[in-house]
Bacterial large signal recognition particle RNA from a Planctomycetota bacterium, 264 nucleotides, folded computationally. The RNAcentral record of the sequence draws on ENA. The prediction has a mean pLDDT of 77. It matches the Rfam family "Bacterial large signal recognition particle RNA". It is annotated as a non-coding RNA gene.
RNA sequence: CCGUGCUAGGCGGGGUGUUAGCGGUACCCUGUACUCGCAAUCCGCUAUAGCGAGGCUGAAUUCUUUUCCGAGGGUUGAUUGAGUUGAGUCACUACUGCCAUAAGCGAUGUUGACAGCCGGGUCCCAUGCAAACAAACGGCGUGAACCUGGUCAGGCCGGGAACGGAGCAGCCAUAAGCGUCAGCUUGUUGUGCUGUGGAUUAACCCGGCUCGAGUUGGCUGUGACAGCAAACUCAGUAAGAUCGACUCGAAGAAAAGUGCACGG
Repeated sequence: CCGUGCUAGGCGGGGUGUUAGCGGUACCCUGUACUCGCAAUCCGCUAUAGCGAGGCUGAAUUCUUUUCCGAGGGUUGAUUGAGUUGAGUCACUACUGCCAUAAGCGAUGUUGACAGCCGGGUCCCAUGCAAACAAACGGCGUGAACCUGGUCAGGCCGGGAACGGAGCAGCCAUAAGCGUCAGCUUGUUGUGCUGUGGAUUAACCCGGCUCGAGUUGGCUGUGACAGCAAACUCAGUAAGAUCGACUCGAAGAAAAGUGCACGG
């Protein structure tokens, strides 16, 4: 150095989670890598840290070690941060209310707006006529068992008689009261006569005259003020994002290392 047969080893690894710890089952990364059984109210173990049964490969492309690079994960710091909770503000924005303006639309206006002047009415005072109501007066009527008047039949009383007296009913009259009236006087009025006179002209309405194109503010716009919010500010919390530090680290690359027996 070559051949044969073996053996150690290998036939995936890693992160998170769980655990006193390790490995597995679970989730994730890498990426292709023997089979079967077991396992989250877990399973198997103890620093040589899955167990049991079987199979393949085998000292190198495949095993071992170191370095580099590095998917991905974990811890932590800074910045930012949708959303959400609370408090506040009206500078922005949206909305609501009110005021102003009159650019646009509308309404109205040369069949004459606005403004000015005049007259009348609404309002106030006085007053005339009428009406209604009330009161007083007046006229008429009615109006008293007895306690009003007159006349008082009958009856009663006195008297010898003539006669005298009181007097009920009836009749007549009357008081208070009651009723009535084209009466008269006075007063009042949610009344009428578009009555008469005066006052007021601030406002509104109607009419007339002058002038000659505005007036109004319904909608939009603009401005001011106030309120409110999904607007804004502050504070808390926070999914997530970016950057940094530390840590674990698959796959990949490079370098180095690796046993026994027999024969030639």